[in-house]
Context: one part of a larger RNA
RNA sequence: UGACGGGGGCCCGCACAAGCGGUGGAGUAUGUGGCUUAAUUCGAUGCAACGCGAAGAACCUUACCUGGCCUUGACAUGCAGAUAGUAGGAGCCUGAAAGGGUGACGAGGUAGCAAUACCAGUUUGCACAGGUGCUGCAUGGCUGUCGUCAGCUCGUGUCGUGAGAUGUUGGGUUAAGUCCCGCAACGAGCGCAACCCUCGUGACUAGUUAAUCCCGGGCAACCGGAUUCUGGUCAGACUGCCCUGUGAAACGGGGAGGAAGGUGGGGACGACGUCAAGUCCGUAUGGCCCUUACGGCCAGGGCUGCACACGUACUACAAUGCUCACUACAGAGGGACGCAAGACCGCAAGGUGGAGCCAAUCCCUAAAAGGUGAGCCCAGUUCGGAUUGGAGGCUGCAACUCGCCUCCAUGAAGCCGGAAUCGCUAGUAAUGGCGCAUCAGCUACGGCGCCGUGAAUACGUUCCCGGGCCUUGUACA
Numbered sequence: 001u002g003a004c005g006g007g008g009g010c011c012c013g014c015a016c017a018a019g020c021g022g023u024g025g026a027g028u029a030u031g032u033g034g035c036u037u038a039a040u041u042c043g044a045u046g047c048a049a050c051g052c053g054a055a056g057a058a059c060c061u062u063a064c065c066u067g068g069c070c071u072u073g074a075c076a077u078g079c080a081g082a083u084a085g086u087a088g089g090a091g092c093c094u095g096a097a098a099g100g101g102u103g104a105c106g107a108g109g110u111a112g113c114a115a116u117a118c119c120a121g122u123u124u125g126c127a128c129a130g131g132u133g134c135u136g137c138a139u140g141g142c143u144g145u146c147g148u149c150a151g152c153u154c155g156u157g158u159c160g161u162g163a164g165a166u167g168u169u170g171g172g173u174u175a176a177g178u179c180c181c182g183c184a185a186c187g188a189g190c191g192c193a194a195c196c197c198u199c200g201u202g203a204c205u206a207g208u209u210a211a212u213c214c215c216g217g218g219c220a221a222c223c224g225g226a227u228u229c230u231g232g233u234c235a236g237a238c239u240g241c242c243c244u245g246u247g248a249a250a251c252g253g254g255g256a257g258g259a260a261g262g263u264g265g266g267g268a269c270g271a272c273g274u275c276a277a278g279u280c281c282g283u284a285u286g287g288c289c290c291u292u293a294c295g296g297c298c299a300g301g302g303c304u305g306c307a308c309a310c311g312u313a314c315u316a317c318a319a320u321g322c323u324c325a326c327u328a329c330a331g332a333g334g335g336a337c338g339c340a341a342g343a344c345c346g347c348a349a350g351g352u353g354g355a356g357c358c359a360a361u362c363c364c365u366a367a368a369a370g371g372u373g374a375g376c377c378c379a380g381u382u383c384g385g386a387u388u389g390g391a392g393g394c395u396g397c398a399a400c401u402c403g404c405c406u407c408c409a410u411g412a413a414g415c416c417g418g419a420a421u422c423g424c425u426a427g428u429a430a431u432g433g434c435g436c437a438u439c440a441g442c443u444a445c446g447g448c449g450c451c452g453u454g455a456a457u458a459c460g461u462u463c464c465c466g467g468g469c470c471u472u473g474u475a476c477a
Base pairs, nucleotide, nucleotide: 001477002476003474004473005472007471008470009469010468011467012466013465015461016460019424020423021422022421023420026315027314028313029312030311031310032309033308034306035305042053043052064301065300066299067298068297069296070295073128077127078126079125080124081123082122083121088105091102092101093100094099108119109118110117111116130290131289133288134287135286139284141279142278143277144275146273151190152189153188154187155186156185157166158165159164170181171180172179196267197266198265199264201235202234203233204232205231206230207229214225215224216223217222238261241255242254243253244252245251317417321376322375323374324373325372326371327370333364334363335362338357339356343352344351345350383414388409389408390407391406392405393404394403430453431452432451433450434449435448436447
């Protein structure tokens, strides 16, 4: 000087408390451990691994296993030799395919009059290719985390033999090393804040595909204006004004005006550094290793195995509910190998068909919870839907291992969950639906967004956890 303390002081944070809803019990989905296996590819492992890499494992993907094949190679560059029935190649044989044979037919470019030379292609040989093989403890890059915590430093000066100190401590204050005052310090940098995006108000301006209710004109088609909306440019909020706190300042409390008030809400943005944190399987890359194989191609299988254990979710256990009928109100997105209307067929999944739309125009698109009416009457039930049988639909070369969906039948566990434990402070929690990426299809109940309905509680900081500043002890560095 740090680090640490079941030392002290001050202060923060959904850290506790006060509340609301969960997890832990059930069934299922999904990830992981373990076990099994020819293989169940690999990585991630307290917080910060475990619906994580994977925003799509039937084949492919695929890195794993078994078997069948190839050897200058699926791909790049160079050198040397050969090469016109050459390159290409219908077809045929073998085979699971890959591969291995055979093969009718049958070319090209540049220079040159031509001979020919060169190129392309093929082939032989050599350099080499190739490796998701190892090392993240050799690395770059990127990322997580402490933590959006308020800190981390420098120049000059001063003090100290020196390590170092001072500044950065102190008194106030703030979300903040934010600002003020003081002070052997005076300044400065990286962080904080602001500048950026978005939501909330208004003005101006522009406007079709939006608006078509309203006003004016017109018989009408329609035209003009306003409103809503959409885009752009500005305005607006700064403790600016008033009162007040012993008031000097910073600042705090209250008030006015205002769409908005003291950082207005949300986002992007992550200091010096820590964890030899994560990633050599995104890519790059040093070293090491393989080279008729640890490279390459193919078929089938596996990644989906199941006594069990854990994490994360979904659906429930019901009456603030379930079922049926009728009836409202969104936003944000997507659409050409696409989205697909009306109509018809089917109980339905879906099918036939194809209007319209490269989309403020057409389509996906029904929003659902909600409202109105009816039934159920507390029951393992008209709750719950697992499991299984049957019949179908769709995608795709192909749904056996191993897809999703529909209908009929079946109707399991489950009566609110031990110890323990998680999230959330407002348009939040809780709850309801909708869209998108990936994608032929889909194991999505996941992820990322959108809107609807819409709470309760915070006395307070003693305690648990994490963090900041000052101080104290130390046999630790």

Model confidence (mean pLDDT): 84 of 100.
This is a predicted structure of a 477-nucleotide part of an RNA (small-subunit ribosomal RNA, 3' major domain) from a Prochlorotrichaceae cyanobacterium.
The organism belongs to Prochlorotrichaceae, within Bacteria.